A computed fold for a 383-nucleotide RNA from a Gemmatimonadota bacterium, annotated as Bacterial RNase P class A. It was read from a public genome assembly, where an Rfam model found it. Lineage of the source: Bacteria > Pseudomonadati > Gemmatimonadota. The prediction has a mean pLDDT of 77.
RNA sequence: AAACGCGUGAGUGGAGAUCGCCGGCGGGAUGCCCGAGAGGGUCCGUCGGAGGAAAGUCCGAGCUCCAAAGGGCAGGAUGCCGGGUAAUCCCCGGGCGGCGAAAGCCGACGGAAAGUGCCACAGAGAGCAGACCGCCGAUGGCCAGCCCCUCGGGGCGGGCACAGGUAAGGGUGAAAGGGUGCGGUAAGAGCGCACCGGGCCCCCGGCAACGGGAGUCGCACGGCAAACCCCAUCCGGAGCAAGGCCAAGCAGGGGCGAGGAGCGGCCCGUUCCACUCGAGUCCCGGGUAGGCUGCACGAGGUCGGCAGCGAUGUCGAUCCCAGAGAAAUGAUCUCCCCCGACUUCGGUCGGGACAGAACUCGGCUUAUUCCACGCGUCUUCCG
Numbered sequence: 001a002a003a004c005g006c007g008u009g010a011g012u013g014g015a016g017a018u019c020g021c022c023g024g025c026g027g028g029a030u031g032c033c034c035g036a037g038a039g040g041g042u043c044c045g046u047c048g049g050a051g052g053a054a055a056g057u058c059c060g061a062g063c064u065c066c067a068a069a070g071g072g073c074a075g076g077a078u079g080c081c082g083g084g085u086a087a088u089c090c091c092c093g094g095g096c097g098g099c100g101a102a103a104g105c106c107g108a109c110g111g112a113a114a115g116u117g118c119c120a121c122a123g124a125g126a127g128c129a130g131a132c133c134g135c136c137g138a139u140g141g142c143c144a145g146c147c148c149c150u151c152g153g154g155g156c157g158g159g160c161a162c163a164g165g166u167a168a169g170g171g172u173g174a175a176a177g178g179g180u181g182c183g184g185u186a187a188g189a190g191c192g193c194a195c196c197g198g199g200c201c202c203c204c205g206g207c208a209a210c211g212g213g214a215g216u217c218g219c220a221c222g223g224c225a226a227a228c229c230c231c232a233u234c235c236g237g238a239g240c241a242a243g244g245c246c247a248a249g250c251a252g253g254g255g256c257g258a259g260g261a262g263c264g265g266c267c268c269g270u271u272c273c274a275c276u277c278g279a280g281u282c283c284c285g286g287g288u289a290g291g292c293u294g295c296a297c298g299a300g301g302u303c304g305g306c307a308g309c310g311a312u313g314u315c316g317a318u319c320c321c322a323g324a325g326a327a328a329u330g331a332u333c334u335c336c337c338c339c340g341a342c343u344u345c346g347g348u349c350g351g352g353a354c355a356g357a358a359c360u361c362g363g364c365u366u367a368u369u370c371c372a373c374g375c376g377u378c379u380u381c382c383g
């Protein structure tokens, strides 16, 4: 240098002018307009007016109501360890496993010696293992040959692959009941031994996950829990169309009816309203469907100090920063910047992502532009 890895920053490029749109605050008038009303608008000044993802709505909270949310069952979520936080499925640090030469990246990463279940196809055999090929055939059997003999038989070496042995090798498979080597054997085999791996137990280090070491056991316990399940921890429900206030309207009708509602998995418990002169509001029918608020000072932003490896915490200073009806957050012109094409070298034309608040935060994920900057590694090239 290249390549690779990690991180940070900015983002319809910048400056100016004119004309608009939405909102807050202050002032003026106390009029005018709209509306039945609650209420809204109109004038002037000033200030503010999209994002890093505002998105997906995937997690977790605040806030609000239901009963100042209780017990049990069911169900759901999470799942190595420690820490952070309001909280989390998030973040930080560490462990283990996998990938990479390294920097680094990735991992639903508790339990398979509690039980049940599954392991397709292929294959001989898939879980109380299994002889298809191969190897062996010591032992038993069969077939001939030679030798000995007291004619009953005995011995020697050979062949067959019938019984049978064998889990080394081949083959099947995602997976074949530890691995490598030596010994051993008829051939083999933890059958024996050494090393590695594993189980149990002890010691040491660590808060822990876990790591290191000694002993012991020939090895028992194949895999799957994003299969049921078991264990541990957590979880009441609904959501700003929550909820509060105001204005207006209506019926006082008919049916059903003994329990109903809060309660939206079920049961208990509890509260309220009822039990035929009838709750409920279930069905039919009818009325209304407007305004204000919630709603912008918040787990807030910026800068700095301190504590901590870090996530983060704490202290101080400073700032106020969109908020609606689904609708606003823009348009035009001039000059400059970057890229591309053309050029008569004067310029001309085109382009400068993804997207867009709606109760609010913290995360995650996804979309996206030209890039800019910083740090790290050293397989490769050059010096």
Base pairs, nucleotide, nucleotide: 001380003377004376005375006374007373008372009371010369013336014335015334016333017332018331019330021049022048023047024046025045026044027043031042032041033040034039051354055365056364058363059362060361061360062359063239064238065237066236070268071267072266073265075235076234077233078232079231080094081093082092083091084090095109096107097106098105099104110230111229115228116227117224118223119222132170133169134166135165136164139163140162141160142159143158145156146155147154148153178196179195180194181193182192183191197219198217199216200215202213203212204211205210243293244292245291246290253284254283255282256280259273260272261271262270300319301318302317303316304315305314306313307312337352338351339350340349341348342347